The prediction has a mean pLDDT of 81. The RNA shown here (transfer RNA) has 72 nucleotides and comes from Araneus ventricosus. Rfam family: tRNA. Rfam classes the family as a transfer RNA. Lineage of the source: Eukaryota > Eumetazoa > Bilateria > Araneae > Araneus.

[in-house]
RNA sequence: GACUCGGUGGCGUGACGGUAGCGCGUCUGACUCCAGAUCAGGCGGGUGCGUGUUCAAAUCACGUCCGGGUCA
Numbered sequence: 001g002a003c004u005c006g007g008u009g010g011c012g013u014g015a016c017g018g019u020a021g022c023g024c025g026u027c028u029g030a031c032u033c034c035a036g037a038u039c040a041g042g043c044g045g046g047u048g049c050g051u052g053u054u055c056a057a058a059u060c061a062c063g064u065c066c067g068g069g070u071c072a
Base pairs, nucleotide, nucleotide: 001071002070003069004068005067006066007065010024011023012022013021018055025043026042027041028040029039030038048064049063050062051061052060
């Protein structure tokens, strides 16, 4: 340098172009002498960044940044 895969809450992961879910975590409550386990309810992201297409974009297109892989 070319090609290719990926970037989504603190972490992992999902999502035909149509309200961004789930698990872990964390907080509160129940239970308990206390804690753990268990149960119930919350909190936390607008999807790396920019532009475009569209009534509507995490999803499509282009550019760009970062990371992995293959080739040179």